Predicted 3D model of a 476-nucleotide part of an RNA (small-subunit ribosomal RNA, 3' major domain) from an uncultured bacterium.
Context: one part of a larger RNA
RNA sequence: UGACGGGGGCCCGCACAAGCGGAGGAACAUGUGGUUUAAUUCGAUGAUACGCGAGGAACCUUACCCGGGCUCAAACGUAGGUGGAAUAUCGGUGAAAGCCGUUAGCCCUUCGGGGCCGUCUACGAGGUGCUGCAUGGUUGUCGUCAGCUCGUGCCGUGAGGUGUCGGCUUAAGUGCCAUAACGAGCGCAACCCCUAUCGACAGUUGCUAACAAGUAGCGUUGAGGACUCUGUCGAGACUGCCGGUGCAAGCUGCGAGGAAGGCGGGGAUGACGUCAAAUCAGCACGGCCCUUACGACCGGGGCGACACACGUGUUACAAUGGCAGGUACAGCGGGAAGCCAUACGGCGACGUAGCGCAGAACCCGAAAACCUGUCUCAGUUCGGAUUGGAGUCUGCAACUCGACUCCAUGAAGCUGGAUUCGCUAGUAAUCGCGCAUCAGCCACGGCGCGGUGAAUACGUUCCCGGGCCUUGCACU
Repeated sequence: UGACGGGGGCCCGCACAAGCGGAGGAACAUGUGGUUUAAUUCGAUGAUACGCGAGGAACCUUACCCGGGCUCAAACGUAGGUGGAAUAUCGGUGAAAGCCGUUAGCCCUUCGGGGCCGUCUACGAGGUGCUGCAUGGUUGUCGUCAGCUCGUGCCGUGAGGUGUCGGCUUAAGUGCCAUAACGAGCGCAACCCCUAUCGACAGUUGCUAACAAGUAGCGUUGAGGACUCUGUCGAGACUGCCGGUGCAAGCUGCGAGGAAGGCGGGGAUGACGUCAAAUCAGCACGGCCCUUACGACCGGGGCGACACACGUGUUACAAUGGCAGGUACAGCGGGAAGCCAUACGGCGACGUAGCGCAGAACCCGAAAACCUGUCUCAGUUCGGAUUGGAGUCUGCAACUCGACUCCAUGAAGCUGGAUUCGCUAGUAAUCGCGCAUCAGCCACGGCGCGGUGAAUACGUUCCCGGGCCUUGCACU
């Protein structure tokens, strides 16, 4: 100087408290450990691993295992030689790859050459093999916490200190006052994006107040730019004004005005550094290792196993509910080998025909909610696991190992021990919708979107984490 203390002071955070809803018990989904296996590829492991890399494991992917065949080459490039357009057909063998044969054909040309394929030669190879403790790059975390430093000056023999301390204040090392310090930098804030209000401009595919026409009905048509909306540019909020308080900064007021009030709400943005934190399997790269194999191809299997243990979720245990019928209201976004209106067939998944739409135009039906009826507290008309049968779709192919539909079956479960998690407002809770990946899908995941819409916060004694000052110190 730091770190640490079951030392002290001050302060903050869903940290506690006050509340609401969960997890821990059940079934299933998914990840992990373990065990098993020919293989169950590899990585991630307190917080900061465990619905994580993986935003799609039937083949492929795929790195693992078994078997088969390949070797400057069968996965690639360059140069040279040589033959041929590209390429296509057929036969044998085979599970395929491959291997062995066979036939046909001879491109473009500016006549220099070029493109592609086979073959030969030469040079490069290739490795998801090891080391993240050799590295780059990127990332997590403390933490969006308010800190981390420098120049000159001053103090100290020096390490170092001062500034950065003190008082008040702030979300903030934010500011004010004071001051051997005076300034400055990286952070904070602001500048950026979305959202809440208004104005100007613009008016189709959107809108419809007035006028006119038309309909069973409908902005349907003429028309219009008022309104909604869309989109660009502006305005607006700054403690600016008023009262109280204070030296000031500031604080405070069910004060004004205002759509919005004291950072309006959300996002992006992550200082010096910490954890030899993570990643050599995204990529790059030093070193080491393999080179008829640790390379590369194909078929099949595995990554999906299952006495068990843990994490994260989904569905429930019901009447604030289940079932049946009726009826209403979104937003984000996606669509051509696509989204699919509508009609017909099927109980249905879906099939057949087929309108519109490269889309403010067409398509993608919101559900909770509300109304009516029924069930009457039961392991039930709750719950849907599991199993049997019959099917649909995608795809060369659903046995291992897909999703969905129909009929039947109808398990556990009656609110969950110790313990533990999230959340302070359009939040929690609850309800559905869309997208990426994607042939299909194991999505109950992830990322977004809107609908309905709470309770509580006395307070900082205590638990956890953090900031500043100070003190002790056996550590540095």